[in-house]
Small-subunit ribosomal RNA, 5' domain from an uncultured bacterium, 500 nucleotides, folded computationally. Its mean pLDDT, the model's own confidence on a scale to 100, is 82. The full RNA is in RNAcentral, with records from Greengenes.
Context: one part of a larger RNA
């Protein structure tokens, strides 16, 4: 975990293990008007006009539908299919390297142009969309000026490393290469060099799986030179060259399988396992493949090919839930198509605040642990049923009736939080935890021949049937049924299935 009989509460958790099968619908990654046209699409306030359907103008400390343009979208959130790999785990290295945004510090920020979307006219299409004429703007986009401590070369010098090399000072020197503006005048911004943080990129030593009923296996394969190509090593790529290069300490082939922290078991050594939660890695309908970007070969961004749904006017076009709910299948099985951005945290923005199925919570289910309750005292030479007998009595039994005493939940009334961080506001959860009063309800479920705690009576007659293992059962069965009784557990309790 499921099953199969039962079921009172509450906290914390946990919740498709199978088809990485296929998805209806909704919603998950958006914001910025303090870059822009543009004072302009609604809508808003004034106000004109009307043929009452409208139509025009004008304002704002208002507005963000569209579009230019910026930052984001590589976080964060699912999965484990693939991978036996430097994938991962741990210890290095990198003198062979990158880094948006954030922190520090020096420095700069001049002056031009050409276009384009939106919008408008006109076309085309059934849609998706697209074509074309006009016109306009920028922190969009191109020259140009300036410029070193950048960047290229050139020239000795001085120091450091294990090393290919590193760093440094030059009176060095030639060449080359930026910038963008906004404003509420505090300020945010751009451009350039230098450090810092965190991030990453690569390289290397050691470590964890079966199988030899796999023993050979490699041709860009192993090295060299040069180039090409990257941020940067490297056959990473290509042209010669040369014939290496791995393997019984297991190559290479099958097979399985995401790894770790860690969890279960256990004295311990081990053993098993890798769900949840934290690293990490790799996937996103199936394969390939650039594009933009600091960084992607991108989950909810492009091409292209396939499979499959779906729309179609048959000419074309749309789509990807292994995000959160939710559907249909499979299956022994696994929830709600919920509230909220109040808290943590993220993104953008100067901010007010917008987004945020992350995240916080609420519903669902005894799945799991853990608490709590279903009364507690006192009551009879011992009630009535029931069940047994040698018919005398015995067991159920202080059990019940009663007497006092006492109240987990629930309902009703009445109050009513903490999480909020503030000068003040601001709570999804919630009128919820919790507080007082009244009223007031809640136990099964296996087993009783040994192992192994628990016995008696009918029935049944090797039949019915039990059953982990020993074996019961053939007319007095403590082992099958059933009834009284007892045992252990208890909201669970047996049953199966995995580990140890």
């Nucleotide at each position: 975990a499921a099953c199969g009989c039962u079921g009172g509460c509450g906290g914390c958790g946990u919740g498709c293990c199978u088809c990485a099968g296929a998805c209806a619908u909704g919603c998950a990654a958006g914001u910025c008007g303090a870059a822009c046209g543009a004072u302009u699409a609604a809508a808003c306030u004034u106000u004109c006009u009307u043929u009452c359907g409208g139509g025009g103008a004008a304002g704002a400390u208002a507005u963000a539908a569209a579009g230019u343009g910026g930052c984001g979208c590589a976080c964060g959130g699912g999965u484990g299919a693939g991978u036996a790999a430097c994938a991962c785990g741990u210890a290095g290295g990198u003198a062979a390297u990158g880094u948006a945004c954030u922190u520090u510090u020096g420095g700069g920020u001049g002056g031009g142009g050409a276009a384009u979307a939106g919008c408008u006219c006109g076309g085309g299409g059934a849609a998706a969309c697209c074509c074309g004429g006009a016109u306009u703007a920028a922190u969009a986009c191109c020259g140009c000026a300036u410029a070193a401590u950048g960047c290229a070369g050139c020239g000795g010098c001085u120091c450091c490393u294990g090393a290919u090399g590193g760093a440094g000072a030059c009176a060095g020197u030639u060449g080359u290469u930026a910038a963008a503006g906004a404003u509420u005048u505090a300020u945010c911004g751009c451009c350039u060099a230098a450090a810092a943080a965190g991030c990453a990129g690569c390289c290397u030593g050691c470590g964890g799986c079966a199988g030899a009923u796999u023993a050979g296996c490699u041709a860009g394969u192993u090295g060299g030179u040069a180039a090409g190509g990257u941020a940067a090593u490297g056959g990473c790529u290509u042209a010669c060259c040369a014939a290496g290069g791995c393997a019984a300490c297991g190559a290479u082939c099958u097979g399985u399988a995401g790894c770790c922290g860690a969890c279960c078991u256990g004295a311990g050594a081990g053993g098993g396992u890798g769900g949840u939660c934290g690293g990490u890695c790799a996937c996103a309908c199936u394969g390939a493949c650039a594009c933009u970007g600091a960084a992607u070969a991108a989950c909810g961004g492009g091409u292209c090919a396939g499979a499959c749904u779906c729309c179609u006017a048959c000419g074309g076009g749309a789509g990807g839930c292994a995000g959160c709910a939710g559907u249909c299948g499979g299956g022994a099985a696994u929830u709600u198509u919920g509230g909220g951005c109040a808290a943590u945290g993220g993104g953008c923005g100067a901010a007010a605040g917008c987004c945020u199925g992350a995240c916080c919570c609420a519903g669902c289910a005894a799945c799991g642990c853990c608490g709590c309750g279903u009364g507690a005292a006192g009551g009879a030479u011992g009630a009535a049923g029931u069940c047994u007998c040698u018919c005398g009595g015995g067991a159920u039994g202080u059990a019940a009736a009663c007497u006092u005493c006492g109240u987990a939940a629930a309902a009703a009334u009445a109050g009513g939080a903490a999480g909020a961080a503030u000068a003040a506001a601001u709570g999804a959860c919630g009128g919820u935890a919790c507080u007082a009063u009244u009223u007031g309800u809640a136990a099964g479920g296996u087993c009783c021949g040994g192992c192994u705690a628990a016995c008696u009576a009918c029935g049944u007659g090797c039949c019915a049937g039990c059953a982990g293992c020993c074996g019961c059962g053939g007319u007095a069965a403590u082992a099958c049924g059933u009834a009284g009784g007892g045992a252990c557990c208890a909201a669970g309790c047996g049953u199966u299935g995995u580990u140890c």